[in-house]
Purine riboswitch aptamer, 104 nucleotides, folded computationally. The prediction has a mean pLDDT of 75. Its Rfam family is "Purine riboswitch aptamer". Clan: Purine riboswitches.
RNA sequence: UGCUUUUUUAAAAAUGAGACUCAUAUAAUCAUGGGAAUAUGGCCCAUAAGUUUCUACCGGAUAACCAUUGCAAUUAUCCGACUAUGAGUGAUUCGCUUUUCGCA
Numbered sequence: 001u002g003c004u005u006u007u008u009u010a011a012a013a014a015u016g017a018g019a020c021u022c023a024u025a026u027a028a029u030c031a032u033g034g035g036a037a038u039a040u041g042g043c044c045c046a047u048a049a050g051u052u053u054c055u056a057c058c059g060g061a062u063a064a065c066c067a068u069u070g071c072a073a074u075u076a077u078c079c080g081a082c083u084a085u086g087a088g089u090g091a092u093u094c095g096c097u098u099u100u101c102g103c104a
Stems, first nucleotide, its partner, number of pairs: 001104003010100004015095003019089007026056001029049001031047005041066002050057001058080007
């Protein structure tokens, strides 16, 4: 100067990702326009707002409401995620860096 391995196998330390847990964001919320269904129904599409924030903005159940049965309009409650950022966990997995030792 260069190189390999290990960390239960020569020894030690740090770190990234995956996984899991928690926190923050957002209330899985809300406005507008167009279209669709019609009590066996109550949706679809687009645009915008909301986050020191990318994405998402839905599903189900229960109860109500619409009796001018439609060229109409929904309401409340409960349960269930993803994504971004941060922190943490170790009986796990993959990767990477450094030091000692070793080898040339």